[in-house]
RNA sequence: UGAGUUUGCCGGGUGAUCGCCGCUGGUUUCCAAUCUGAGAUUGGAAACCAGACGGAGGAAAGUCCGGACUCCGCAGGGCAGGGUGCUGGGUAACGCCCAGGCGGCGCGAGCCGACGGAAAGUGCCACAGAGAACAGACCGCCUACGUUGGUGUUUACACCAGCCGGCAAGGGUGAAACGGUGGUGUAAGAGACCACCAGCAUUCCGGGAGACCGGGAUGGCUAGGCAAACCCCACCUGGAGCAAGGCCAAGCAGGGACCGCGGGUAGCCCGCCCGGCUCUCGCCUCGGCGAGUAGCCACGUCCCAGGUAGGCCGCACCGAGGCCGCGCGGCAACGCCGGCCCCAGAUGGAUGAUCGCCGCCUCUUCGGCGAAGCCGAAGAGGUACAGAAUCCGGCUUAUAGGCAAACUCACGAC
Numbered sequence: 001u002g003a004g005u006u007u008g009c010c011g012g013g014u015g016a017u018c019g020c021c022g023c024u025g026g027u028u029u030c031c032a033a034u035c036u037g038a039g040a041u042u043g044g045a046a047a048c049c050a051g052a053c054g055g056a057g058g059a060a061a062g063u064c065c066g067g068a069c070u071c072c073g074c075a076g077g078g079c080a081g082g083g084u085g086c087u088g089g090g091u092a093a094c095g096c097c098c099a100g101g102c103g104g105c106g107c108g109a110g111c112c113g114a115c116g117g118a119a120a121g122u123g124c125c126a127c128a129g130a131g132a133a134c135a136g137a138c139c140g141c142c143u144a145c146g147u148u149g150g151u152g153u154u155u156a157c158a159c160c161a162g163c164c165g166g167c168a169a170g171g172g173u174g175a176a177a178c179g180g181u182g183g184u185g186u187a188a189g190a191g192a193c194c195a196c197c198a199g200c201a202u203u204c205c206g207g208g209a210g211a212c213c214g215g216g217a218u219g220g221c222u223a224g225g226c227a228a229a230c231c232c233c234a235c236c237u238g239g240a241g242c243a244a245g246g247c248c249a250a251g252c253a254g255g256g257a258c259c260g261c262g263g264g265u266a267g268c269c270c271g272c273c274c275g276g277c278u279c280u281c282g283c284c285u286c287g288g289c290g291a292g293u294a295g296c297c298a299c300g301u302c303c304c305a306g307g308u309a310g311g312c313c314g315c316a317c318c319g320a321g322g323c324c325g326c327g328c329g330g331c332a333a334c335g336c337c338g339g340c341c342c343c344a345g346a347u348g349g350a351u352g353a354u355c356g357c358c359g360c361c362u363c364u365u366c367g368g369c370g371a372a373g374c375c376g377a378a379g380a381g382g383u384a385c386a387g388a389a390u391c392c393g394g395c396u397u398a399u400a401g402g403c404a405a406a407c408u409c410a411c412g413a414c
Base pairs, nucleotide, nucleotide: 001410002409003408004407005406006405007404008403009402010401012358013357014356015355016354017353018352020055021054022053023051024050025049026048027047028046029045030044031043032042033041034040035039057385061396062395064394065393066392067391068390069241070240071239072238076270077269078268079267081237082236083235084234085233086100087099088098089097090096101115102113103112104111105110116232117231121230122229123226124225125224138171139170140167141166142165146163147162148161149160150159151158152157179197180196181195182194183193184192198222200219201218202217203216204215205214206213207212245313246312247311248310254304255303256302257301258300262274263273264272265271275297276296277295278294279292280291281290282289283288321341322340323339324338325337327336328335329334359383360382361381362380363379364378365377366376367375368374369373
């Protein structure tokens, strides 16, 4: 100097003229209540005026996770369903974050991982190939033992070509072929046997909190891959969601069936929870108790019909709150301590429009420096992604450009 990796921050500034929402203050009008002779006070609504009061984000997005909060009258247990999946730590919690282990990618700084189990079972591995996990003979190798034919020949026997038969070592197919290399052995081979290596099983030693790492012994020789296939194992898990849920006002028009063998609480089961009055019968200590379900009402479920869609709260909230600190502990995530602060609440949904100047980026022209490139001037163009809707912790996605720090690699100089 260039190319990278990781982390953090900013993401236009300023002036003027108009225009929005909230808040504070004032004026006027209306409504309600209270006191009351008029009038005053309080609360609410609307309009106008003033204000050197406040007014979107790092993602407000996706709605993918976790919660706070609200409702479901026992929310308790079980099943189903769903989720996570190496170890340790952090956190309110998580599928998140940090540190480590193992595996993969990268020269490296670093990055990624759907990371429990394939010897519990079932299933899949197209095509090619003999054969794809209880496998297998296309090209091949052998022909010892037994046997056919031929040639040579001195009987034996030798050679050639086969048959019966043997083999899976060589070649081929494939993403992958039932350990690898070297030898012994054999007719030819083969873990059949042997040495070394890898893997697996059993076991011992050492390191580590642990996942794991390193080493020794013995053994049979060797049980492919896929569980982001079903499944098995461990742990977690009630449902619905601010259109949750409350309050007020207004308005209509109710009708029918069933009703404890019904209904409610979650998809299912169990458990649990859910009336009154009258009448009749029986008992009785004359207080009452039990049974019947006979009648009425109520709760509840389902069906038909009608009305309402207004206002207020929830709602900006003392919060798992924000900011600062070369404070303490910790490798870190984070925790503790100290100081400061209270930070938009709309509801067809608020912060916008116009003009000027400046900043930043790109290109062109000119000038300077030894080059790359940088600096200066002028002109032209551009200035990202994008808008809260109950709130918080994460993840993921989008983003014109700018700044800072640390680390890695390459080249050059000293």
A computed fold for a 414-nucleotide RNA from a bacterium, annotated as Bacterial RNase P class A. Model confidence (mean pLDDT): 77 of 100. The sequence was found by an Rfam model in a public genome assembly. Rfam family: Bacterial RNase P class A. Rfam classes the family as a ribozyme.